[in-house]
RNA sequence: GGGCGUUUAGCUCAGUUGGUUAGAGCGCGUCACUGAUAAUGACGAGGUCGGUGGUUCAAGUCCACCAUCGCCCA
Numbered sequence: 001g002g003g004c005g006u007u008u009a010g011c012u013c014a015g016u017u018g019g020u021u022a023g024a025g026c027g028c029g030u031c032a033c034u035g036a037u038a039a040u041g042a043c044g045a046g047g048u049c050g051g052u053g054g055u056u057c058a059a060g061u062c063c064a065c066c067a068u069c070g071c072c073c074a
Base pairs, nucleotide, nucleotide: 001073002072003071004070005069007067010026011025012024013023019057028044029043030042031041032040050066051065052064053063054062
């Protein structure tokens, strides 16, 4: 330099053919339970969906460019 892929909560990841409110597990906080922990249960906080632009009535999802990390080729 060329090709392919990754990016969504603190971490690991889902998200269907573009549509209703952006989710799960773990972690975190509060409460219940206990003599006290752990475990368990209930509730809660936490997100500009990597960035900028575009298409569309509507974008996490489609398109372009940039960035990031990884793999392959040279």